[in-house]
RNA sequence: GGCAAACCGCGUGAAAGCGCGGGACGCAAAGCCAAAGCCUAAACCCGUCGUCGGGCAGGGCAGCAUGGCCGCCGAA
Numbered sequence: 001g002g003c004a005a006a007c008c009g010c011g012u013g014a015a016a017g018c019g020c021g022g023g024a025c026g027c028a029a030a031g032c033c034a035a036a037g038c039c040u041a042a043a044c045c046c047g048u049c050g051u052c053g054g055g056c057a058g059g060g061c062a063g064c065a066u067g068g069c070c071g072c073c074g075a076a
Base pairs, nucleotide, nucleotide: 002027003026007022008021009020010019011018012017025063031069032068033067035066037061038060039059044055045054046053047052
C1' cells in the first nucleotide's frame, strides 16, 4: 500500500441477506469459486374449520473450518 468487523444513516428484499456512504474490530489471502456445510422459506406441497404448524432452495452466506483456483512478500 490493500481489504474492511461491530455500529450508524439511506435504500432494497418475504426473510436470510445485500448495495451505497460513514466507520475500523481485525485480516498476509478478510482475493475469486461455491462442492460439502450453514442461514432463510416467499412461491409451492402436506396438515388444520380457522389461526397456525411442518417440508422444501430455484434465494442467500462464506471474516469458523474443509475443498478448488489465482496472487503478494520472503533466506526460510
c-di-GMP-I riboswitch aptamer from a soil metagenome, 76 nucleotides, folded computationally. The RNAcentral record of the sequence draws on MGnify. Its mean pLDDT, the model's own confidence on a scale to 100, is 84.